[in-house]
């Protein structure tokens, strides 16, 4: 240098172009003498940017980050 994957809440993981859902962790209550465990409730996200569409996390370019492969 060239190909190929990936890129979603603090952390794992989904999501037929049609309301971004879980889980564990955080918070705040019930429960406990006091933690824990329990059970309800809440908080929190699609790498950047331009494009196709009525409507993008998805489909197209582009960057940038990691990874992996050839030289």
């Nucleotide at each position: 240098u060239g190909c190929c994957g990936a890129g979603u809440c603090g952390u794992c993981u989904a999501a037929u172009g049609g309301u971004a859902a879980g889980a564990c962790g955080c918070c705040u209550g019930a429960c406990u003498c006091u933690g824990g465990a329990u059970c309800a409730g809440g908080u929190a996200a699609u790498u950047g940017g331009g494009g196709u569409u009525c409507g993008a996390g998805c489909c197209c370019c582009u960057a940038c980050u990691c990874g992996g492969c050839a030289g």
The prediction has a mean pLDDT of 81. Predicted 3D model of a 71-nucleotide RNA (transfer RNA) from a Chloroflexota bacterium. The RNAcentral record of the sequence draws on ENA. Its Rfam family is "tRNA". The family's RNA type in Rfam is transfer RNA. The source organism's lineage runs through Bacteria, Bacillati and Chloroflexota.